[in-house]
């Protein structure tokens, strides 16, 4: 360094729900809140799922669905 992920240490993120706002919708943002998470950090590339104003057949969304890519704290077995 890489692999790996502990009855370690320092921390981090934030499901459902509630309030407000945006959006046609799915959903997103902010605040509260914690179900959980060793990448629950980022990327829509592939698969899958969701929505359907448009009138086409996603051009929207889901990264906390799977795979993949990039980056990253700590250091037991």
């Nucleotide at each position: 360094a890489a692999c790996c992920g502990a009855a370690a240490a320092a921390g981090g993120c934030a499901a459902a729900c509630u309030a407000u706002u945006c959006g046609a919708a799915a959903g997103a943002a902010u605040a509260g809140g914690a179900c959980g998470c060793a990448a629950a950090g980022c990327c829509a590339c592939a698969g899958g799922c969701c929505u359907g104003u448009u009138u086409a057949c996603a051009c929207g969304g889901c990264a906390g669905c799977u795979g993949g890519g990039c980056u990253a704290c700590c250091g037991a077995a």
A computed fold for a 77-nucleotide RNA from a Candidatus Aerophobota bacterium, annotated as c-di-GMP-I riboswitch aptamer. The organism belongs to Candidatus Aerophobota, within Bacteria. The coordinates come from a structure-prediction model, not an experiment, and the mean pLDDT is 84.